Glycine riboswitch aptamer from Photobacterium lipolyticum, 116 nucleotides, folded computationally.
RNA sequence: GAGGAGCCUCUGGAGAGACCCGUUAAAUCGGGCGCCGAAGGAGCAAACCGACCCGCGUGCACUAUUUGUACAUCGCAGGAAGGUGAAACUCUCAGGCAAAAGGACAGAGGAGAUAA
Numbered sequence: 001g002a003g004g005a006g007c008c009u010c011u012g013g014a015g016a017g018a019c020c021c022g023u024u025a026a027a028u029c030g031g032g033c034g035c036c037g038a039a040g041g042a043g044c045a046a047a048c049c050g051a052c053c054c055g056c057g058u059g060c061a062c063u064a065u066u067u068g069u070a071c072a073u074c075g076c077a078g079g080a081a082g083g084u085g086a087a088a089c090u091c092u093c094a095g096g097c098a099a100a101a102g103g104a105c106a107g108a109g110g111a112g113a114u115a116a
Stems, first nucleotide, its partner, number of pairs: 007110006017033001019032004034097003040093001041091003047084003052079002055076003059071001061069002
């Protein structure tokens, strides 16, 4: 003797059909139409990296020494497939659409911890 990330308890915590049918309160099951976003999941901006393309300079090599060809090395500019990349944004797979339960997130406390 902290911080961060997790764990436990308590408190707060939105949105959207107690939709229709199956002899049908709710839930479950089957069928149908309409919705929500804050469990979980998925997508991406700037920025960074970047194979490769191309121009200029440098100058290695060759040459007919006016120059030209192609271009080693190095540097600079431009372009670029792709990669990394956030959310309360977006999607709506999952989940949800009376109450209950759940619930991102926030606050308080606690254990680990007289620890490392």
Its mean pLDDT, the model's own confidence on a scale to 100, is 81. Lineage of the source: Bacteria > Pseudomonadati > Pseudomonadota > Vibrionaceae > Photobacterium.